Two RNAs folded together computationally: RNase P RNA and transfer RNA, 446 nucleotides in total. It holds a member of the Rfam family "Bacterial RNase P class A".

RNA sequence: AGACGGUCGGACGGUCGCGGCGGGGUUUCGGCCCCGGCGAGGAAAGUCCGGGCUCCACGGUGAAAAGGCGGCGGGUAACGCCCGCCCGGGGUGACCCGAGGGACAGUGCCACAGAAAGCAAACCUCCGGUCUUUCGAGGCCGGGAAGGGUGAAAGGGUGGGGUAAGAGCCCACCGCGUCGACGGCAACGGAGACGGCACGGUAAACCCCGCCUGGAGCAAGACCGAAUAGGGAUGUCGCGCGCGGCUUGCCGUGCGGGGGUCACCGCCCCAGACGUCCGGGUUGGUUGCUGGAGCCGGUCGGCAACGAUCGGCCUAGAGGAAUGAUCGUCACCGCCUCCGGGCGGUACAGAACCCGGCUUACAGACCGUCU
RNA sequence: GGCCGUUGUUACAUCGCCCUUAACGUCAGCUUCCCAAGCUGAAUGUCGCGGGUUCGAUUCCCGCCGGCCGCUCCA
Numbered sequence: 001a002g003a004c005g006g007u008c009g010g011a012c013g014g015u016c017g018c019g020g021c022g023g024g025g026u027u028u029c030g031g032c033c034c035c036g037g038c039g040a041g042g043a044a045a046g047u048c049c050g051g052g053c054u055c056c057a058c059g060g061u062g063a064a065a066a067g068g069c070g071g072c073g074g075g076u077a078a079c080g081c082c083c084g085c086c087c088g089g090g091g092u093g094a095c096c097c098g099a100g101g102g103a104c105a106g107u108g109c110c111a112c113a114g115a116a117a118g119c120a121a122a123c124c125u126c127c128g129g130u131c132u133u134u135c136g137a138g139g140c141c142g143g144g145a146a147g148g149g150u151g152a153a154a155g156g157g158u159g160g161g162g163u164a165a166g167a168g169c170c171c172a173c174c175g176c177g178u179c180g181a182c183g184g185c186a187a188c189g190g191a192g193a194c195g196g197c198a199c200g201g202u203a204a205a206c207c208c209c210g211c212c213u214g215g216a217g218c219a220a221g222a223c224c225g226a227a228u229a230g231g232g233a234u235g236u237c238g239c240g241c242g243c244g245g246c247u248u249g250c251c252g253u254g255c256g257g258g259g260g261u262c263a264c265c266g267c268c269c270c271a272g273a274c275g276u277c278c279g280g281g282u283u284g285g286u287u288g289c290u291g292g293a294g295c296c297g298g299u300c301g302g303c304a305a306c307g308a309u310c311g312g313c314c315u316a317g318a319g320g321a322a323u324g325a326u327c328g329u330c331a332c333c334g335c336c337u338c339c340g341g342g343c344g345g346u347a348c349a350g351a352a353c354c355c356g357g358c359u360u361a362c363a364g365a366c367c368g369u370c371u
Numbered sequence: 372g373g374c375c376g377u378u379g380u381u382a383c384a385u386c387g388c389c390c391u392u393a394a395c396g397u398c399a400g401c402u403u404c405c406c407a408a409g410c411u412g413a414a415u416g417u418c419g420c421g422g423g424u425u426c427g428a429u430u431c432c433c434g435c436c437g438g439c440c441g442c443u444c445c446a
Stems, first nucleotide, its partner, number of pairs: 001371008010330007018039002021036006041348001045359002048357005053217004066213005071085005086100001087098004101208002106206002108202003123148002126143007156174006175197001176195004182189002221287004231278007239256008257270004280445002294313008331346006372440005379395004397413005419435005
């Protein structure tokens, strides 16, 4: 000068308050007083993933649709998270980054520039022949793709040989492709052999392959009370009737609210339970609610994530409203200074059903390992 | 739980080229003695911000920021 990992995030004491909880006293039952203990975070945040829990749906299994995930192995309740490894890229290095399956299943797209953009192509240029010539050069026929130029990308690279000029045409090395002894659980690595070189990119484009997923969320859900029109619409079950079957009161199937007027429509009366919607009422209480995949320490296993085991601890639960103020000493920062000190401040932010992660914000301080 | 962000304002569009578009507003010119109206023309955009994929991003993907809407109990 840097890389990586971890810890803390003002400290201690006094006084006065605030929110829950427990105990005691007192009471005119409305309360009041005293004592004790607890009281924000590493992100409580964003609500981006994964679970627990609750309700709804669902005969089982599978598929489709839709959405998501994607190297390999492991961890975990689970994950899109974490650990280890592989491969690719970056860095002198410690180390960092990677949405990292498939481009010979198929389809689409590749702008501009450029002669040519996925199948091959020839603008300038190079070479041979021939014709013309104002001797500068130009036309035609043929060979070639090395050099120039365009582009993100032009069908291997460097050097040598070869040739009229050239070209994997030939050779060496590098790259690439195919096979592959052997190693590894695997991703993958790879001795060696063969091939003169073909097969562009894009799937965070459609798509293909493999795997995962029922829906909603504590304003879920349960109970009590007050008030209102227990009103309307609709669905299911029930109910009624017909038919069939038999095990004789059940099953299957079809039709239909029932009654009042003969039938349809319309009107009036009556009718059990549950769901949904409209309409109506209220703005109360209790519960869910915090002891849990919990925290701290030790030992053992494992490279690690993590697991097993032993001991100790109880640590917010609200009215969407509490968690603060002040004094003293000290730490750090800023400003002023008559160098004695004085004044101000201490980041980001703030629980609301609970956990595991990710992402984002964060003054500063400390520790460890390494280059 | 869901939706949106595009010149000054309100909105459209694009399954990645060509290429950001319309109306109103603004400015200039014509017309008029002057103004209004009318006609003609012009300017105005980091497509909310940052990163990624890609030859190429307003568009596809991820993360932030800002705004809007819906949802509470009872019978």